Model confidence (mean pLDDT): 79 of 100. Predicted 3D model of a 60-nucleotide RNA (Fluoride riboswitch aptamer (crcB RNA motif)) from an Acetobacteraceae bacterium. The organism belongs to Acetobacteraceae, within Bacteria. Rfam family: Fluoride riboswitch aptamer (crcB RNA motif). Its family is annotated with positive regulation of gene expression and response to fluoride in the Gene Ontology.
Formats: sequence, structure tokens, C1' cells
RNA sequence: ACCGUUGCCGGGGAUGGAGUUCCCCUAAACGCCGCCGUGGCUGAUGACUCCUGAGGCUAA
Repeated sequence: ACCGUUGCCGGGGAUGGAGUUCCCCUAAACGCCGCCGUGGCUGAUGACUCCUGAGGCUAA
């Protein structure tokens, strides 16, 4: 210097915040389709719930 393991603190899970829970990490992470053309599509969650924003419906 590099590699591996363990403990503590902390962090990550395709667009914001919070609670619970699951998984993962010294990098976890960086969506899908396509005729690959300046094309097309879903979602604020990893999952559940709430708030905020956006969109849709409804006479309200």
C1' cells in the first nucleotide's frame, strides 16, 4: 500500500419531508420500452401510513 473480518458512529434503496419496518453499504445508489430518431411510458414509498408538491376525476 492492498485485501478480508469485527465493533461503534453514520449512510444508501430512479424527484421532497416524517413515522414504522425490511434489505444493503465505506460504497450502498444511478427506472422501463424502443424503429436507438430532438422517440415513448410509470412512480414523490424498498414496503405501509401521513404531510407537501404535481396530475386526473367530480355539481361541489
The model forms 100% of the base pairs in the Rfam consensus.